[in-house]
């Protein structure tokens, strides 16, 4: 970064499996993606658990363990390339 070329990834739905859950893996499938490649490093959001305020209910903040990298930022790496 061009209606270029060759390639890549794969949302939702569905099936099977795993997880208390958020959600994940595989298959199938394409809504999209120029880093939708990698890293939970900062933030955001989500789930579960939890000390105490406190006798109960509700709420909030705190703590712990997780999830989303296709929520934003950061770091690292990378294919092709006209004018």
């Nucleotide at each position: 970064g061009a209606u270029a070329a060759g390639g890549g990834c794969a949302a939702a739905c569905c099936g099977c499996c795993g997880g208390c859950a958020a959600c994940g893996g595989c298959g199938a499938g394409a809504c999209g993606c120029a880093a939708a490649g990698c890293u939970c490093c900062g933030g955001a959001c989500c789930u579960c658990c939890u000390c105490g305020c406190a006798g109960u209910c509700g709420g909030g903040a705190g703590g712990g363990a997780g999830g989303u990298g296709g929520c934003c930022g950061a770091g690292c790496u990378a294919c092709c390339g006209a004018a």
Molecule: c-di-GMP-I riboswitch aptamer
Organism: soil metagenome